RNA sequence: GGAGGUAUAGCUCAGUGGUAGAGUGUGUGCUUGGUAUGCGUGAAGUGCUGGGUUCAAUUCCCAGUUCCUCCA
Numbered sequence: 001g002g003a004g005g006u007a008u009a010g011c012u013c014a015g016u017g018g019u020a021g022a023g024u025g026u027g028u029g030c031u032u033g034g035u036a037u038g039c040g041u042g043a044a045g046u047g048c049u050g051g052g053u054u055c056a057a058u059u060c061c062c063a064g065u066u067c068c069u070c071c072a
Base pairs, nucleotide, nucleotide: 001071002070003069004068005067007065010024011023012022013021018055026042027041028040029039030038048064049063050062051061052060
């Protein structure tokens, strides 16, 4: 220099053009003499950034950024 991929909750990761989810962690309540476990319940997302297409974009397209891989 060229090619491909990655980016979603604090962390690890799903997901589909039509209201964004799980596990784990965390707040709170119950249970216990107390802790752990267990059970109930809650919060936490400008979906990497900026544009475009569409009635509607996390999803499709373009550019940029991040990290990974391959070729030279």
A computed fold for a 72-nucleotide RNA from Vicugna pacos, annotated as transfer RNA. Lineage of the source: Eukaryota > Opisthokonta > Tetrapoda > Eutheria > Vicugna. Its Rfam family is "tRNA". The RNAcentral record of the sequence draws on Rfam. Model confidence (mean pLDDT): 81 of 100.